[in-house]
Predicted 3D model of a 1502-nucleotide RNA (small-subunit ribosomal RNA) from a metagenome. Model confidence (mean pLDDT): 83 of 100. It matches the Rfam family "Bacterial small subunit ribosomal RNA". Rfam links the family to the GO terms structural constituent of ribosome and ribosome.

RNA sequence: AGAGUUUGAUCCUGGCUCAGAUUGAACGCUGGCGGUAUGCUUAACACAUGCAAGUCGAACGGCAGCAACUACCUGCUUGCAGGUAGGUUGGCGAGAGGCGGACGGGUGAGUAACGCGUAGGGAUCUGCCUUUUAGAGUGGGGCAACCCGGGGAAACCCGGGCUAAUACCACAUAUUACUCUACGGAGGAAAAUGGGGGCCUUUUCGGAGACCUCAUGCUAGAAGAUGAACCUGCGUUAGAUUAGCUUGUUGGUGGGGUAAAGGCCUACCAAGGCGACGAUCUAUAGCUGGUCUGAGAGGAUGAUCAGCCACACUGGGACUGAGACACGGCCCAGACUCCUACGGGAGGCAGCAGUGGGGAAUAUUGGACAAUGGGGGCAACCCUGAUCCAGCAAUACCGCGUGUGUGAAGAAGGCCUGCGGGUUGUAAAGCACUUUUAUUGGGGAAGAAAUGCCGUUUGUUAAUAGCAAACGGAGUUGACGUUACCCAAAGAAAAAGCACCGGCUAACUCUGUGCCAGCAGCCGCGGUAAUACAGAGGGUGCGAGCGUUAAUCGGAAUUACUGGGCGUAAAGGGUGCGUAGGCGGUUUAUCAUGUCGAGUGUAAAAGCCCCGGGCUCAACCCGGGAGUGCCAUUCGAAACGGUUAGACUCGAGUAGGGUAGAGGAAAGCGGAAUUUCCGGUGUAGCGGUGAAAUGCGUAGAUAUCGGAAGGAACACCAGUGGCGAUGCGGCUUUCUGGACCCAUACUGACGCUGAGGCACGAAAGCGUGGGGAGCAAACAGGAUUAGAUACCCUGGUAGUCCACGCUGUAAACGAUGAGAACUAGCUGUUGGAGGGUAUAACCUUUUAGUAGCGCAGCUAACGCGAUAAGUUCUCCGCCUGGGGAGUACGGCCGCAAGGCUAAAACUCAAAGGAAUUGACGGGGGCCCGCACAAGCGGUGGAGCAUGUGGUUUAAUUCGAUGCAACGCGAAGAACCUUACCUACCCUUGACAUACCCGGAACGCUUUAGAGAUAGAGCGGUGCCGAAAGGAACCGGGUUACAGGUGCUGCAUGGCUGUCGUCAGCUCGUGUCGUGAGAUGUUGGGUUAAGUCCCGUAACGAGCGCAACCCCUAUUCUUAGUUGCCAGCGAUUCGGUCGGGAACUCUAAGGAGACUGCCGGUGAUAAACCGGAGGAAGGUGGGGAUGACGUCAAGUCAUCAUGGCCUUUAUGGGUAGGGCUACACACGUGCUACAAUGGGUGAUACAGAGGGUUGCGAAACUGCGAAGUGGAGCUAAUCUCAGAAAAUCACUCUUAGUCCGGAUUGGAGUCUGCAACUCGACUCCAUGAAGCUGGAAUCGCUAGUAAUCGCGAAUCAGAAUGUCGCGGUGAAUACGUUCUCGGGCCUUGUACACACCGCCCGUCACACCAUGGGAGUGGGUUGUACCAGAAGUAGGUAGAUUAACCUUCGGGAGGUCGCUUACACGGUAUGGUUCAUGACUGGGGUGAAGUCGUAACAAGGUA
Repeated sequence: AGAGUUUGAUCCUGGCUCAGAUUGAACGCUGGCGGUAUGCUUAACACAUGCAAGUCGAACGGCAGCAACUACCUGCUUGCAGGUAGGUUGGCGAGAGGCGGACGGGUGAGUAACGCGUAGGGAUCUGCCUUUUAGAGUGGGGCAACCCGGGGAAACCCGGGCUAAUACCACAUAUUACUCUACGGAGGAAAAUGGGGGCCUUUUCGGAGACCUCAUGCUAGAAGAUGAACCUGCGUUAGAUUAGCUUGUUGGUGGGGUAAAGGCCUACCAAGGCGACGAUCUAUAGCUGGUCUGAGAGGAUGAUCAGCCACACUGGGACUGAGACACGGCCCAGACUCCUACGGGAGGCAGCAGUGGGGAAUAUUGGACAAUGGGGGCAACCCUGAUCCAGCAAUACCGCGUGUGUGAAGAAGGCCUGCGGGUUGUAAAGCACUUUUAUUGGGGAAGAAAUGCCGUUUGUUAAUAGCAAACGGAGUUGACGUUACCCAAAGAAAAAGCACCGGCUAACUCUGUGCCAGCAGCCGCGGUAAUACAGAGGGUGCGAGCGUUAAUCGGAAUUACUGGGCGUAAAGGGUGCGUAGGCGGUUUAUCAUGUCGAGUGUAAAAGCCCCGGGCUCAACCCGGGAGUGCCAUUCGAAACGGUUAGACUCGAGUAGGGUAGAGGAAAGCGGAAUUUCCGGUGUAGCGGUGAAAUGCGUAGAUAUCGGAAGGAACACCAGUGGCGAUGCGGCUUUCUGGACCCAUACUGACGCUGAGGCACGAAAGCGUGGGGAGCAAACAGGAUUAGAUACCCUGGUAGUCCACGCUGUAAACGAUGAGAACUAGCUGUUGGAGGGUAUAACCUUUUAGUAGCGCAGCUAACGCGAUAAGUUCUCCGCCUGGGGAGUACGGCCGCAAGGCUAAAACUCAAAGGAAUUGACGGGGGCCCGCACAAGCGGUGGAGCAUGUGGUUUAAUUCGAUGCAACGCGAAGAACCUUACCUACCCUUGACAUACCCGGAACGCUUUAGAGAUAGAGCGGUGCCGAAAGGAACCGGGUUACAGGUGCUGCAUGGCUGUCGUCAGCUCGUGUCGUGAGAUGUUGGGUUAAGUCCCGUAACGAGCGCAACCCCUAUUCUUAGUUGCCAGCGAUUCGGUCGGGAACUCUAAGGAGACUGCCGGUGAUAAACCGGAGGAAGGUGGGGAUGACGUCAAGUCAUCAUGGCCUUUAUGGGUAGGGCUACACACGUGCUACAAUGGGUGAUACAGAGGGUUGCGAAACUGCGAAGUGGAGCUAAUCUCAGAAAAUCACUCUUAGUCCGGAUUGGAGUCUGCAACUCGACUCCAUGAAGCUGGAAUCGCUAGUAAUCGCGAAUCAGAAUGUCGCGGUGAAUACGUUCUCGGGCCUUGUACACACCGCCCGUCACACCAUGGGAGUGGGUUGUACCAGAAGUAGGUAGAUUAACCUUCGGGAGGUCGCUUACACGGUAUGGUUCAUGACUGGGGUGAAGUCGUAACAAGGUA
């Protein structure tokens, strides 16, 4: 620091996702040790049990329990035991008194608040502690405990009696000080206890008292420290779909109250106070130091530790006290739990452990007060679940270990393999070492300082007591603890897993599975060869851990302060005026508010950072330092912003003079046209459309002429023009707003923007009243159509028009907010002003608009470009993925329609912008092709042949399926072929290789059987040889294996078809573009052609085109048999013979044609047109030849081949059957329908082929197929072999015929083992359909179509098919509008599987969330009222009462009771929120449902 994901590819926008760090975590797998931390985040849910706050006998009365002692008694007598008495002593239960239970510990429910943080303030209190001043006198009355009696189950309570104090009360004193004050004065306190001492008194002992002294306490003050209370500035979550809130409310005065200011409370007076700088309300939340993350700014968070706050079962209340409205105190109410004798009582773990429950989830009912700290005490000491330790948990961080070295036969095993090997892998084993940790044994710190005790000195004192301080001394105290640490022993011994391996992201193979099982963070894997599932081998990462899940920050500049945007991606408000607010020209002075600097204070500690130190290191701990503010305060500076005062003129405005204009409002006027009405002329149609029809018209339309009425709109001018937000267009008048130009004068910053607010605001729509010619939603009819609720046509109502009112939205668009400044030019045009001259259709300067290009710059690109989307400033509005949705709910507005404001659940990984290449278009341009047209002949109708579909069947084997399957594979199914079916057989097999045994091979006869096969018999003994055996062959046996026309052509090779013999397809370098890509290859011509020429940021090149190859057309040379025969001779008259080498021909090699020549056209080019010559002329004709690629095109059944399947069968053999079936449909053909013909007879002329398992002559036989026959021929020799149309005659005469030949009967021939299923041919007989073929459709442009016959392959036989051959031999092409296909350029695109594309909505089904909903049930809250516990304060007519006073009656004071305000609760009525609800609305999602085809191309009506 980035990466993946939208596309065929690209750039951008934009979301989603990942890599990092972190956690009080949890879960899964695994787990050796130690150190240091941390550990109920959920139910502030309920709690059994134990413990967590006591202590003081040196304040007191005392003595229940324990111990000691004394006295006495008893048992019994060294002495022990028991009892009685004695508070005498140590001590001490309960009581009463003091101090402490307000600290420490827990939790985060509540709280949006002076609660917290920070900085300040003044009107306060403060136990214990420190310093200081003064004092501490004299009395009194009670109450517990205790005793007696009583009630109760208990808790506990009641009555009577006794008693003490540092408990309580009164009096005295209190000048100063304190409180009150009328300034005279008045009020107001205390407590002793303990230690020591000598002396005196009292009766002797004993005891008591006064006295001296010390210590601890006590009272009243003064100060301090500490702690606490109160007030203020600033900061402190979200929601405006919460906009108004408030009556003790805001302030004042009097009074009350408090420790203290204060509406804190009360009476009266005033009517204030808060709020858009967000009051009130709602939701959420303890706050902070800090913690996590981040480069930082920020964001998230508030466990542990520390500060503050709040709470203690829920709610309320006070008491005590220095301090509480009190976690382990009290009272009341409520809920819950427990006890109960049913009458009543008890309780509060959010203390430490622990239990249940909840939950994904969080520990021991441990030890100790040894240390630190706290409470009490003079102290010893006691208490302390604070604390220190231990236990449990890999929960986190840190550290250590699980060995080290050597070791190649690269062991075995595993896995892979191309079978050679590779890998695991120096890894292991083996050898040599080490021993951390763990284990066992031994040793062994520090944490401990003391207090107290003894002694010395000093102080106090009368005192060498006592006490205090300092010093010295001896000794005691350890939970942890089997401590840390050290030593020794033994032995590699006891110690490695987890996740991942398609990309992101480091790491690859095999097997299994087969869109199944499964994976997945995103993209996405899996449908038979999965590096993505599962397992294995191997690898990668981390390591006592590793993964997953959850959560936070980061990446995310994806809320942008740092640091984003708004023409088209999301995003400029429809426009203006203007309030608050924000911002603001030049200059002088001023203040010091912002700003800047310096100082001081504070910003707790811990933490972070730096330095140093201590644990062996580290984590951790200790010490020191640095740092941190929008804070407070003091001083200073004065440029900038601001304040105040003054000045200026450039911004802004006013006055003056002009100009242009569909700017606005009202009134009046005008002509053309449509329509209607009236009249005339006139007659049969008009109108309308793609074509029609509805409609109008003989009752006279349309057309035409004249007249009238009425409404609406204003041709030409007219323009990229003008004025304006929307918008505005005939002419005239009136009223009226702004703009622009010019020059002077004036005002003197008066300005810009503008949240709310106000006004204007197209069309449609609404209300009321008019108006209504034309047009025209709705509606009706006619068409179109499968349908047509549309497009088209005929009608037609609202509406359109006017007046007044409402609505308030538009693609209200330049999809571009307003204002200001700056930044090259050129051109056009509108308005104004100035200058110049050649006075014009002129040139030039300037200003305000409005347009077209364009530099820089900007932009993702397109594009913008002084009218910015450039460079800057000010202010406003708006955006933050797509869908859901501009929707729901709520609110506001509206008569309604509806508008404004405006979510969420859920769902997807995209949605989108610009540009690129293709493809496509019922887009455009250019061009080509038997593509159409022009012609000729067919198919489609008939019969038959053949192939296919379908059907049938035991089987009708398989494949080919638009063109590009269908006389195709098949150049030939009776058996065979043959793959199919049935039946019968074989299992190392019919075939290959290897091994063993036997035998030559082989031939013949015979039996059974359908045959395969099985059995019997006979013949035969070969070749080589080193004499063992070997080779070929046959039979038997065994295991490896054979075999498969079984599957997959979507795993493949090869071959082939097709676009298409179409003219295209690409590359290198350069250039342009951010890029995909473009250029070249486009353009102008031309061609059959990307053929060639020219032009040109391109220059070249390759595969294609053409040419080179073959056949054919002309000719030459050479050669002359089997071919030829001009001339000569012979002749049996046949080139037959002699001969010839001329000709034909044969087959080798050459020549020839190149736009070469001439003319014209053209850019002088390429080329085209015409001509000459020539056998042939512009590629002469034909063939072979098929670019990059497309169709997952065809073929696993030609062959080859991966994988899978089969192995007594899906292999092999045999026989028979089937592939030949037959209601039907289609393709391809043959023969015809006849006279250009049929029949009969006669007579001509080919080419190219084949032939020894063959072609087979002559001759003979048969009507014929054919038979007999066998000459000749391995072929220019013989043969198949008679060519047929044609020609010449005759006949038939338009008819189902002398056309046509199907079908059927009979008789035969040939091939073959065999013609039944199922061959071909012949003869005789029979004589079907058919009289030129609907829609539609095919071939062909010249030796072609058409027509005629001949041959060949296959083949025993079996062509109407196929492939060849020649004979005869046409017609037509104006032309490119249309159909089909193709090429190039261009355009649009929402397509890219590429139009057989994409895609929309209803309906049907399933699921999901959500709105409405008669209501229903909870929570919370407002208002009004009822009611009113405990307690406090005030009042008080009742009751009652130790201290003081008293005149003895009582009073003062207190207590109880009653009463006023407040909690819980209740009633009524609202608000708000959550849940639920028959039914209902739309929304979303869902491989293959229905109906249509709305959008994307001119998407077929833009």